Overview: Bacterial RNase P class A from an Acidobacteriaceae bacterium, 449 nucleotides, folded computationally. Its Rfam family is "Bacterial RNase P class A". Rfam classes the family as a ribozyme. Its family is annotated with dimeric ribonuclease P complex, tRNA processing and ribonuclease P activity in the Gene Ontology. The model forms 92% of the base pairs in the Rfam consensus. A source record names the gene rnpB.
[in-house]
RNA sequence: CAAGCAGGCCGGACGGUCGCUGCUGCUCCAUGCGCAAGCAUGAAGCAGGAGAGGAAAGUCCGAACUCCGCAGGGCAGUGUGCCGGAUAACGUCCGGGGUCGCAGCGUCAAGGCUGCGAUACGGCCAGUGCCACAGAAAAAGUACCGCCCACCGCGCAAGCGGCAGGGUAAGGGUGAAAAGGUGCGGUAAGAGCGCACCGCGUCUGCCGUAAGGCAGUCGGCAGGGUAAACCCCACACGGAGCAAGGCCAAAUAGGGAGGGAUUUCGCGCAAACGCUCGUUUCGACGAGUACGUGUGCGGAGCGUGCCGGCCCGGCGCGCACGGCACUUCGCAAGAAGUGCGACAGACCUCCGGGUAGGCCGCUGGAGCGGCGCAGCAAUGCGUCGCCUAGAGGAAUGACCGUCGCCGCGCAAGCGGAGACAGAAUUCGGCUUACAGGCCUGCUUGCUGA
Numbered sequence: 001c002a003a004g005c006a007g008g009c010c011g012g013a014c015g016g017u018c019g020c021u022g023c024u025g026c027u028c029c030a031u032g033c034g035c036a037a038g039c040a041u042g043a044a045g046c047a048g049g050a051g052a053g054g055a056a057a058g059u060c061c062g063a064a065c066u067c068c069g070c071a072g073g074g075c076a077g078u079g080u081g082c083c084g085g086a087u088a089a090c091g092u093c094c095g096g097g098g099u100c101g102c103a104g105c106g107u108c109a110a111g112g113c114u115g116c117g118a119u120a121c122g123g124c125c126a127g128u129g130c131c132a133c134a135g136a137a138a139a140a141g142u143a144c145c146g147c148c149c150a151c152c153g154c155g156c157a158a159g160c161g162g163c164a165g166g167g168u169a170a171g172g173g174u175g176a177a178a179a180g181g182u183g184c185g186g187u188a189a190g191a192g193c194g195c196a197c198c199g200c201g202u203c204u205g206c207c208g209u210a211a212g213g214c215a216g217u218c219g220g221c222a223g224g225g226u227a228a229a230c231c232c233c234a235c236a237c238g239g240a241g242c243a244a245g246g247c248c249a250a251a252u253a254g255g256g257a258g259g260g261a262u263u264u265c266g267c268g269c270a271a272a273c274g275c276u277c278g279u280u281u282c283g284a285c286g287a288g289u290a291c292g293u294g295u296g297c298g299g300a301g302c303g304u305g306c307c308g309g310c311c312c313g314g315c316g317c318g319c320a321c322g323g324c325a326c327u328u329c330g331c332a333a334g335a336a337g338u339g340c341g342a343c344a345g346a347c348c349u350c351c352g353g354g355u356a357g358g359c360c361g362c363u364g365g366a367g368c369g370g371c372g373c374a375g376c377a378a379u380g381c382g383u384c385g386c387c388u389a390g391a392g393g394a395a396u397g398a399c400c401g402u403c404g405c406c407g408c409g410c411a412a413g414c415g416g417a418g419a420c421a422g423a424a425u426u427c428g429g430c431u432u433a434c435a436g437g438c439c440u441g442c443u444u445g446c447u448g449a
Base pairs, nucleotide, nucleotide: 001445002444003443004442005441006440007439008438009437010436012403013402014401015400016399017398018397020051021050023048024047025046026045027044029042030041031040032039033038053420057431058430060429061428062427063426064425065241066240067239068238072312073311074310075309077237078236079235080234081233082096083095084094085093086092097121098119099118100117101116102115103114104113105112122232123231127230128229129226130225131224144172145171146168147167148166149165151162152161153160154159180198181197182196183195184194185193199221200219201218203216204215205214206213207212245360246359247358248357255351256350257349258348259347262344263300264299265298266297267296268295269294270293273292274289275288276287277286278285279284301319302318303317304316305315306314323340324339325338326337327336328335329334367386368385369384370383371382372381373380374379405416406415407414408413
């Protein structure tokens, strides 16, 4: 200097004039409330400060905040998935490990080493599936082409042809994948058949918090892949969302229809009714009373609602009034049982009507910046400083000057302004888009010293 990879920053600046929005202060006017002070709302004027991003996009994760009266256990469901750490939390980030890919180095050859990048990286010996086509054969199965031996024929021989008997899985072919890889030896030809180096497995030791790594002994040692296939394992998880939600004012039809459990026991209080006793001037009065009655509490049972679906539990609410028929017991009064029914009823379903106005939520934050300390880093702690939109059909625009940037030009100067793109409750991330420019680190190559 060039190329590649990774990361960060900018994407006009300063000043002035006019205009828009909101905030703060002052002046002043109107309306409402109030005895007043004052409060609220609206309008006008003056002064001061502020005003759209690195992604505001996507709506993919996580939260803050708000509401659902409380919210336990299980099942289903959803999500995550190497190890360690950071964080309010996350499926995010930092560091490390494994595997794969690319480049370079290295080896007879392979294994291997370094740098960069990717990673949805728990489990296939718990089970069930799937691997099309091609191929001899695709999970334990195989011989298509081949190679070797025997036999027959031709040939001097090398060799050629036939038969289809034996051996073989090294070579070739098919495929994403075919009974470990490279090399040497050996064999009739081959094969871990043997050996060396890798790989794989067992055991031992060392290093590391761990995932894992290194070394050694022994063993010729091999029944694939796929779980972003069903599934298994571990861990986590209420729901809905600012159109959440709250206040004020106003209006309508506290509308209509259908369904709906409707039992029982105990304790206390009361004394209006009933009952018992007493008194009586015969009008009534007094006392008692848990057999009737009223009422409160509690238990059981039934019904129903409640933080997503189901089950169990829990919590809340309801179980009112008053009849008909039959049977049995009884002299009768009446009692018990069965069935029907129930205008009320917690709650459920459907139809229909009114309102869409104003105010709050609405911006001081897990906030931003500088310095220091700890840490490889993400980040944390301390200290100092700063306040940077809050619209409500939706505000940021126009012009001028100086400097800077881009193009043309020797210069003077002339021309230009182009990327992706606009807050709507807020924040931490991820993903996607981006003309042009600047900075840092690593690797390789070239050149120079």
Source information
Taxonomically the source falls in Acidobacteriaceae (Bacteria, Pseudomonadati, Acidobacteriota, Terriglobia). The prediction has a mean pLDDT of 75.